């Protein structure tokens, strides 16, 4: 302590496959006190692959599980590099 990761509660969404991860992109966009590169993140496009359901039942709901699943809060961990100030 910015981007960003990681665990833990909480919340919703998929399960009638949406997300998430893979690949590609002379493409946008946010990113330490300020201004710029990279790395990395985020959204756009294109591709390639690709799943776990089961039980209850008042028939649209509930429980249990399942997805590299959403957002939110707490620890904790955490870049390089020029340049100002």
């Nucleotide at each position: 302590g910015u981007a960003g990761g990681a665990a833990u509660g909480g919340u919703g969404c998929g399960u009638u496959a949406a997300g998430u991860g893979c690949c590609g992109g002379a493409c946008g966009g946010a990113u330490g006190g300020g201004a710029g590169g990279c790395u990395g993140c985020c959204g756009c496009c294109g591709g390639a692959c690709g799943a776990a359901g089961g039980a209850g039942c008042u028939u649209a709901c509930u429980c249990c599980g399942c997805g590299a699943u959403u957002c939110c809060a707490u620890u904790c961990c955490a870049g390089c590099u020029u340049c100002c100030a």

Notes:
The RNA shown here (THF (Tetrahydrofolate) riboswitch aptamer) has 85 nucleotides and comes from uncultured Vescimonas sp. Its Rfam family is "THF (Tetrahydrofolate) riboswitch aptamer". Its family is annotated with tetrahydrofolate metabolic process in the Gene Ontology. The prediction has a mean pLDDT of 79. The organism belongs to Vescimonas, within Bacteria.